[in-house]
Predicted 3D model of a 76-nucleotide RNA (c-di-GMP-I riboswitch aptamer) from Candidatus Sulfobium mesophilum.
RNA sequence: GAUAAAGCCAAACCCGUCGCGAGAGAGGGACGGAAAGAGGCGGGUCUUAAAAGACCAAGACGGCCGAGCUGCCGAA
Numbered sequence: 001g002a003u004a005a006a007g008c009c010a011a012a013c014c015c016g017u018c019g020c021g022a023g024a025g026a027g028g029g030a031c032g033g034a035a036a037g038a039g040g041c042g043g044g045u046c047u048u049a050a051a052a053g054a055c056c057a058a059g060a061c062g063g064c065c066g067a068g069c070u071g072c073c074g075a076a
Stems, first nucleotide, its partner, number of pairs: 001073001008033002013028002017024002031063001037069001041066003044061005
């Protein structure tokens, strides 16, 4: 970095399981993705049963952004 090629991932939704919850994960399914690979480091968003609350704290999101790490193909 291409109207190239090979392969890859899989949003919403459906259906089980787990969780108080945000959500996670299996199967199906494709909106999309060149890091939609792995990781909560910074920011952001969201959740917290049980008197209240979400400052602190404890969590969730890597398919929100930034930065760092690793990585497939590859013409001119």